Description:
The RNA shown here (transfer RNA) has 72 nucleotides and comes from a Dehalococcoidia bacterium. It matches the Rfam family "tRNA". Rfam classes the family as a transfer RNA. Model confidence (mean pLDDT): 84 of 100. The organism belongs to Dehalococcoidia, within Bacteria.
RNA sequence: GCCAGCGUAGCUCAGGGGCAGAGCAGCGGUUUUGUAAACCGCCGGUCGACAGUUCGAAUCUGUCCGCUGGCU
Numbered sequence: 001g002c003c004a005g006c007g008u009a010g011c012u013c014a015g016g017g018g019c020a021g022a023g024c025a026g027c028g029g030u031u032u033u034g035u036a037a038a039c040c041g042c043c044g045g046u047c048g049a050c051a052g053u054u055c056g057a058a059u060c061u062g063u064c065c066g067c068u069g070g071c072u
Stems, first nucleotide, its partner, number of pairs: 001071007010024004018055001026042005048064005
C1' cells in the first nucleotide's frame, strides 16, 4: 500500500428498516445474628463520527476514525 471482519450499557455480546435488549457488574429490597448465596425490583445507551437513501436508519449506501486478521 491492497483486501476482509468488527465497533451497541462499566464488561461480554444479541438485535440486520417500525418504541434498543440479555447476562455479568452497580444500587435498593426480602431472607440471615451477620456475610455470602438465592429471589424480587431499579439504574445505566445521543448504537464510533459525518453525510446520503427512506414516511421512518443501530440496521442499507459512501467517506473518515479506531481495533483485529490476511496479502504484498